[in-house]
RNA sequence: CUCAUCCAGAAGGGUGGAGGGAAAUGGCCCUGCGAAACCCUGGCAACCCCCCGAAAAACGCCGCUGGCUCUAUUGGGGAAGGUGCCAAUUCCAGUCCUGCAGCAAUGCGGGAGGAGAUGAG
Numbered sequence: 001c002u003c004a005u006c007c008a009g010a011a012g013g014g015u016g017g018a019g020g021g022a023a024a025u026g027g028c029c030c031u032g033c034g035a036a037a038c039c040c041u042g043g044c045a046a047c048c049c050c051c052c053g054a055a056a057a058a059c060g061c062c063g064c065u066g067g068c069u070c071u072a073u074u075g076g077g078g079a080a081g082g083u084g085c086c087a088a089u090u091c092c093a094g095u096c097c098u099g100c101a102g103c104a105a106u107g108c109g110g111g112a113g114g115a116g117a118u119g120a121g
Base pairs, nucleotide, nucleotide: 001121002120003119004118005117006116011041012040013039014038015037019030020029021028025093026092027091042086043085044084047082048081049078050077051076052075053074054073060068061067062066090115095112096111097110098109099108100107101106
């Protein structure tokens, strides 16, 4: 940089000792009944991965009006291995557009975008 996913799921212990929830700011939360960080154990999930099917075109092959193989894609299953993850939707908002209610302040929604996270390349 590209692509995919992000309203599901999954916690105990030890060390540690005051912060943490990425980001100005606002909100709302978690936290001395012990934050971050590190370690151990356990777990979740199924991106990579493994197994069994379906499958167009191209290429290849054959005994060539056809068939086989392979594959984009796709259904089902698995969890040994590589990552990841285990409060709250990525905690919510933030920028733009928009629906409803309201005199308004504002409240409740929808869409797009931005940023970020994870994986694969």